[in-house]
């Protein structure tokens, strides 16, 4: 210098004028207004996909069903998140991606093709040693027997071909009638032990097994381990207003409701639906929190601990805007609604740091 | 804001691992003097989109997109 990887940060800037909203202080006769001061969207506020706080349901209890997670260790309030490690894939590398338990508990699945799709088996092919049949020849005691050739009937084989997404370890040598882990060497794989590691796991350490052992698939049912009670701020609490706490139907104490898919257990005693009526206003929950910043400290790290310091949106038709001027690289996705930790998705462009590969120069 | 459901041809829809039924509509042909009716034939390269699991996905899983429904109190 070029190409790239990872981590973090910013999200037009500045000035002026006029507004909006919340808090607070002062003034005016009050609930209102005015003035001053201070705060006023995001990295995703989004999707609502996970987890937790908070609130009510019984003090949230036992069992079944159901759901979720899934290599190991740790972090955390918790998690399906994060960190570190293992294994596997990709990359020359920095790095990065992975729903990554179990198919030797059981049930089921694999269309078509193919001999055969998991208890195996044989279409073409190869062989036909052995048995059988036929021919020729030798011997002969005429019952056979020996040798050769042939057939491919029995039979052998799984090297090769062919089918398929997937077909029973690979290469070589030996071996054989032809072949084959049939035997051997090397490689691969499994099992046992040792060693290292908390563990996952690793092992060019030792032994052992010819290897259909243990094929695939569990984002099929399932098994194993762990976790999960239900509902949600329209939760919940208070005040006010209103009145017909009315009528009908059905079910009913082995019932119904709280209670949620079911049972047990606990508590309560009518419940469900339809028709009709009234009221739909205000306050609270509502922002100080697993909070931010700085420093120190423990840890590889996620993160923890300690001290100091700061208060940093809280609306409810719902505020956070409009205009003017200057400048530039001309400004993306997008707007809080009880709160927080994550994940995922959307996103113009820019900055910083660490690292990698190649080339060049000194 | 919270909870629930759905998406297959222009419309209504079946199919829930083995390669997308059926009806209406539409197009072509036949019947008819012509039209309707009736008969025959055709019409989804792919199931809202993307990615994954699998040999194979409308179907199973994940993430997005779009649409619909419900809700307080007296009680």
């Nucleotide at each position: 210098g070029u190409a790239g990887u990872c981590a973090g940060c910013c999200a037009g800037a500045c000035a002026g004028u006029c507004g909006c909203u919340c808090g607070u202080g002062c003034g005016u006769u009050c609930u209102a207004c005015g003035c001053g001061c201070g705060g006023g969207a995001g990295g995703a506020a989004a999707g609502u996909c996970c987890g937790g706080g908070c609130u009510c349901c019984a003090c949230a209890g036992g069992g079944c069903a159901g759901g979720g997670u899934g290599c190991c260790a740790g972090g955390u309030a918790a998690c399906g998140c994060c960190u570190g490690g293992g294994c596997g894939g990709c990359g020359u590398g920095a790095g990065u991606c992975g729903a990554c338990g179990g198919a030797a508990a059981g049930u089921g699945c694999a269309a078509c093709a193919g001999a055969a799709a998991g208890u195996a088996u044989a279409c073409c092919g190869c062989c036909g040693a052995u048995g059988g049949c036929g021919c020729u020849g030798g011997c002969g005691a005429c019952a056979g027997u020996c040798a050769g050739c042939g057939c491919a009937c029995a039979g052998g084989u799984a090297a090769g071909g062919g089918u398929g997404a997937a077909a029973u370890g690979g290469u070589g040598c030996g071996g054989u009638a032809a072949g084959a882990g049939c035997g051997c060497a090397c490689c691969g794989c499994g099992c046992c032990g040792g060693u290292g590691g908390c563990a996952a796991c690793a092992u060019g350490c030792g032994g052992u097994g010819g290897c259909g052992a243990u094929g695939g698939a569990a984002a099929a049912c399932c098994c194993c381990a762990c976790c999960c009670g239900g509902a949600g701020c329209a939760a919940g609490g208070c005040c006010a207003a209103a009145u017909a706490g009315g009528g009908g139907u059905g079910c009913a104490a082995u019932g119904g409701c709280g209670c949620g898919g079911c049972c047990c257990g606990c508590g309560c005693u009518g419940c469900a639906c339809c028709c009709g009526g009234g009221u739909a206003g205000g306050c609270u929950g509502c922002u100080u929190g697993a909070g931010g910043u700085u420093u120190g400290u423990g840890g590889c790290g996620a993160c923890g601990c300690a001290a100091a310091u700061c208060c940093c949106a809280g609306a409810u038709g719902a505020a956070u805007g409009a205009c003017u001027g200057u400048c530039c690289a001309c400004g993306a996705c997008a707007g809080a609604a009880c709160c927080c930790g994550g994940c995922u998705u959307a996103u113009c462009g820019g900055c910083u740091g660490a690292c990698u590969a190649c080339c060049u120069u000194u | 804001u919270g909870g629930g459901c759905c998406g297959u041809c222009g419309c209504c829809a079946a199919g829930u691992g083995g390669u997308a039924a059926g009806g209406c509509a539409c197009g072509g042909g036949g019947u008819u003097u012509u039209g309707a009716u009736c008969c025959c034939c055709g019409c989804a390269u792919u199931c809202g989109g993307a990615g994954g699991u699998u040999c194979g996905a409308a179907u199973c899983c994940u993430c997005c997109c779009g649409g619909c429904c419900c809700a307080g109190c007296c009680a």
Two RNAs folded together computationally: RNase P RNA and transfer RNA, 437 nucleotides in total. It holds a member of the Rfam family "Bacterial RNase P class A".